The prediction has a mean pLDDT of 75. The RNA shown here (Bacterial RNase P class A) has 350 nucleotides and comes from a Clostridia bacterium. Its Rfam family is "Bacterial RNase P class A". Its family is annotated with tRNA processing, dimeric ribonuclease P complex and ribonuclease P activity in the Gene Ontology. The family's RNA type in Rfam is ribozyme. Taxonomically the source falls in Clostridia (Bacteria, Bacillati, Bacillota). RNAcentral holds the sequence, with entries from ENA. It is recorded under the gene name rnpB.
RNA sequence: CGAGCAAGUUGAGCGGUCGCGGGGGCGGGAAACCGUCAAUGAGGAAAGUCCGGGCUCCAUAGGACAGGGUGCCGGGUAACUCCCGGUGGAGGCGACUUCAAGGAAAGUGCAACAGAAAUAAACCGCCGCACUUUGCGGUAAGGGUGGAAAGGCGGUGUAAGAGACCACCGCUCGGAGGGAGACUUCUGAGGCUCUGUAAACCCCACUCGGUGCAACAUCGACAGGAUGGACGAAAGUCACAGGUUGGUCCGACCCAUAUCCGAAAGAUGGCUGGAGUCAUAUAGAAAUAUAUGGUGUAGAUAGAUGACCGUUUUAAAUGACAGAACUCGGCUUACAGACUUGCUCACAAA
Numbered sequence: 001c002g003a004g005c006a007a008g009u010u011g012a013g014c015g016g017u018c019g020c021g022g023g024g025g026c027g028g029g030a031a032a033c034c035g036u037c038a039a040u041g042a043g044g045a046a047a048g049u050c051c052g053g054g055c056u057c058c059a060u061a062g063g064a065c066a067g068g069g070u071g072c073c074g075g076g077u078a079a080c081u082c083c084c085g086g087u088g089g090a091g092g093c094g095a096c097u098u099c100a101a102g103g104a105a106a107g108u109g110c111a112a113c114a115g116a117a118a119u120a121a122a123c124c125g126c127c128g129c130a131c132u133u134u135g136c137g138g139u140a141a142g143g144g145u146g147g148a149a150a151g152g153c154g155g156u157g158u159a160a161g162a163g164a165c166c167a168c169c170g171c172u173c174g175g176a177g178g179g180a181g182a183c184u185u186c187u188g189a190g191g192c193u194c195u196g197u198a199a200a201c202c203c204c205a206c207u208c209g210g211u212g213c214a215a216c217a218u219c220g221a222c223a224g225g226a227u228g229g230a231c232g233a234a235a236g237u238c239a240c241a242g243g244u245u246g247g248u249c250c251g252a253c254c255c256a257u258a259u260c261c262g263a264a265a266g267a268u269g270g271c272u273g274g275a276g277u278c279a280u281a282u283a284g285a286a287a288u289a290u291a292u293g294g295u296g297u298a299g300a301u302a303g304a305u306g307a308c309c310g311u312u313u314u315a316a317a318u319g320a321c322a323g324a325a326c327u328c329g330g331c332u333u334a335c336a337g338a339c340u341u342g343c344u345c346a347c348a349a350a
Stems, first nucleotide, its partner, number of pairs: 002345009012312007020041002024037005043321001047332002050330005055212001057210002062250004067208005072086005087101001088099004102203002107201002109197003123143002125139005151169002154166003170192001171190008216269004224261004229238003242254004276295008
């Protein structure tokens, strides 16, 4: 100086004029309301709706089956399919990236087309015999087809070959050591095999109520109407039928002071302080945890958070991706420009 890998910050600030929203202070007013003052008002993803919660209701609250989810090991978290660290596979010279990462010896299914043959076969080829038309026998090392062709590679051997045999690798079965564990190092024996696929059905381990702020609560909204079995003189008792509980069954609860219709529009609440965030210290390899201190006015409801002018800046700003709707923890996707830190590779010089 160049090319990369990983993590992060920012993506506007200030001043003036005008115009909006919800809170607060002050003043007037019986109140509704009016005036005035200062502050504040759309994100890192608000997007996707892919996961997990908080909260709401069923509900006082279960069991089994079916169904769903996850899938290497350990830790974190309210929880998760998320995060951190590790192991193994794949890619990369490397920093690093990525994995739908349990089981094919429980069983079933599938492997189209091409190819001679896809649960076992010979198209081309090689060798031998006969013979020059062709035929017979051996072979699976070489070639072709294919995602996959009777473990791989190098030799011995053979008529030519072949785990036929040998060394190494792979695989199976043991032994010793290291590690919490996934796994790994060394070593012995065995010529050992009929491939792949579970993001096919399935098996194994762990785990799982549902509904959703358009949840739900109050007012509107009370006249009136409809709907039952047994026992008992009645009061009352029981719980067949009925209703509720994600699907089915069992169980549990309600059952006339019960359930349904009337019942809608609309208004009010829910509605903004959140397992929040920032800093320091301690523990930890880290994710994170604990303690102390600070911080604090989006909450609209047909929808406010804006427009104009000037100026600042490493550069630009009417700029990239783009607009809150109960809320939070993640993941995924999009992103003009500017900046910071660490690491890798290559070249040159000293």